A computed fold for a 356-nucleotide RNA, annotated as Bacterial RNase P class A. It was read from a public genome assembly, where an Rfam model found it. The model forms 95% of the base pairs in the Rfam consensus. The prediction has a mean pLDDT of 76.
[in-house]
RNA sequence: CGAGUCGGCCGGACAGCCGCGGGCACAGGCCGAAAGGCCGUGCAUGAGGAAAGUCCGGGCUCCGCAGGGCAAGGAUAACGGGUAACGCCCGCCGAAGGCGACUUCAGGAAAAGUGCAACAGAGAUAUACCGCCGGCUCCGGCCGGUAAGGGUGGAAAGGCGGAGGUAAGAGCCCGCCCGACGGCGUGAGAGCGUCCGUCGCUGUAAACUCUAUCCGGAGCAACACCGUGGGAAAGCUGCGUUCGAUCGCGAGGCCUGCCCGGCCGCUUUCAGGAGGUGGCUUGAGCGUACCGGCAACGGUGCGCCUAGAUAGAUGGCUGUUCAAGACAGGACCCGGCUUACAGACCGACUCGCAUC
Numbered sequence: 001c002g003a004g005u006c007g008g009c010c011g012g013a014c015a016g017c018c019g020c021g022g023g024c025a026c027a028g029g030c031c032g033a034a035a036g037g038c039c040g041u042g043c044a045u046g047a048g049g050a051a052a053g054u055c056c057g058g059g060c061u062c063c064g065c066a067g068g069g070c071a072a073g074g075a076u077a078a079c080g081g082g083u084a085a086c087g088c089c090c091g092c093c094g095a096a097g098g099c100g101a102c103u104u105c106a107g108g109a110a111a112a113g114u115g116c117a118a119c120a121g122a123g124a125u126a127u128a129c130c131g132c133c134g135g136c137u138c139c140g141g142c143c144g145g146u147a148a149g150g151g152u153g154g155a156a157a158g159g160c161g162g163a164g165g166u167a168a169g170a171g172c173c174c175g176c177c178c179g180a181c182g183g184c185g186u187g188a189g190a191g192c193g194u195c196c197g198u199c200g201c202u203g204u205a206a207a208c209u210c211u212a213u214c215c216g217g218a219g220c221a222a223c224a225c226c227g228u229g230g231g232a233a234a235g236c237u238g239c240g241u242u243c244g245a246u247c248g249c250g251a252g253g254c255c256u257g258c259c260c261g262g263c264c265g266c267u268u269u270c271a272g273g274a275g276g277u278g279g280c281u282u283g284a285g286c287g288u289a290c291c292g293g294c295a296a297c298g299g300u301g302c303g304c305c306u307a308g309a310u311a312g313a314u315g316g317c318u319g320u321u322c323a324a325g326a327c328a329g330g331a332c333c334c335g336g337c338u339u340a341c342a343g344a345c346c347g348a349c350u351c352g353c354a355u356c
Base pairs, nucleotide, nucleotide: 001352002351003350004349005348006347007346008345010343012321013320014319015318016317017316018315020046021045023043024042025041026040028039029038030037031036048327052338053337055336056335057334058333059332060219061218062217063216073215074214075213076212077211079091080090081089082088093107094105095104096103097102108210109209113208114207115204116203117202129150130149131146132145133144134143135142136141158177159176160175161174162173164172178200179199180198181197182196183195184193185192186191223278224277225276226275231270232269233268234267235266236265238249239248240247252264253263254262255261285304286303287302288301289300290299291298292297322325
C1' cells in the first nucleotide's frame, strides 16, 4: 500500500425567532361561595439504537387452584459458568467451511421398538445380474463357492497395499490408516491420547418414538376507586298507644270513585356505559473509580434523577458549518433475540506485495 476478519462507539452540530407536552414558581388576569379551573409570564426539561416485530424470559394485575402425582399438549437439547429468569450471554468441546484472522451448527438416543429408503439396481440388512473358481452336462445349461473385478446407487459388507493365503476369493493372514466399545492416563466436565485389548455394526428422529429438564390461563382496553343521566330489583307497613298481644288513626301523587295495572316521585340495594382518578414511572436504574474473574458478569465506594401523553407533545423558519443527515418514533415496565438503517470514527487481528 492492497485485500479482508472481529469488536466498540456515534448517528448531524451551533445560534436566533415562533410553536407544543407535562413539571415548578408567581403579591399576574378572568371565573367561582369555596375547593379549584382557564389563561398569561418566567425557569429548567421533553423519544431510540433499534422506541419496531411482539418471537422468548420476568415483574405487576385479575381469574383458576388444599397439597402431591399421572396423562395430554407445548418448548428446549454436547459441557462448564453467568443471570431474577430465559430458547439469552460468556468460555470451552466436537463437527463443517476458510491459506488465515475467523465463521456456522435443526450438536441427546438408531445396541428399546415401529416405519421409510423414490428411481436405478440381482440385491437397501439381506441379497449372486455379469464375471471368477469347482463339480455335473443331453453343450442349451444346472448346482455349489466367491462381495476381489464390472455394473446400479447418496449409500453395497471399513479403506489402501501385499510375488501372505486360496480351487477362486474373502480381515482369512500381515503392514499402515479409519471407526466403535472396554481398560489405562489426563481434564472440573463435554472430551482428548502417539498406550493396551476386543470388534468392524447402512442411513434416517427438520418420521413415529424414547430419555432428561421446564411450562395453569389471560393481559394495562390488566386491574382498583368515583360515577350526572339512564337501567334492574325491593320498599313507600308508618305513626300513636300498651310490658306485650291488642286497639286506634293513616295508606306518596296522577290516570281513576274502588281493585288490578301503568306513569311519575322518594328511599335502599345491584350492575355498570360516557367521563374522571389511580395503576404511571426510583428501577433486576444510569454514570464513574477501584477490586475479583480469560470472559459473560459480580462486589464496594462516590455521584445522578432522565417523557409520562390519552387522539396522543419533541415541530417549523432563518443563518453558519461539516462528511450534507439513513432507518424510524414512547403509550405499564424491565432482560434478551430478530428485523430496518445514509454515513462517520476508534480499536484489535489476518493474508499478500514492497522497502528497511